RNA sequence: GAAUUAUAGAGAAGAGCGGAGAGAACAGGCUCGAAGAACCUCUAGCAACCUGCCUACCAGAGCAAGGUGCUAAAACCUGACCCCGAAAGGGGAAUUAUAAAUC
Numbered sequence: 001g002a003a004u005u006a007u008a009g010a011g012a013a014g015a016g017c018g019g020a021g022a023g024a025a026c027a028g029g030c031u032c033g034a035a036g037a038a039c040c041u042c043u044a045g046c047a048a049c050c051u052g053c054c055u056a057c058c059a060g061a062g063c064a065a066g067g068u069g070c071u072a073a074a075a076c077c078u079g080a081c082c083c084c085g086a087a088a089g090g091g092g093a094a095u096u097a098u099a100a101a102u103c
Base pairs, nucleotide, nucleotide: 001103002102004100005099006098007097008096013043014042015041016040021032022031023030026079027078028077029076044071045070046069049067050066051064052063053062075095081091082090083089
């Protein structure tokens, strides 16, 4: 990098570094940011996909937290399609992210 499956309205922040943009990409909106954002590092935490324990075995539940992941706002919201409608709204996709196992 490619294809598959599952999940994505829950949860969890301080310090250092850094110095102007950031919230995946494009567009529109909205928000965060010199009262210092983003990135990176450390520490702390959240969650429980894999893993371990438990179990005669399988499944499930429970416990732990070793490998990942995550810690503003729903994946911040919307976009093309379908349903409904006065408005609001609802749905499954696509895309993206993460995990697992494969090439």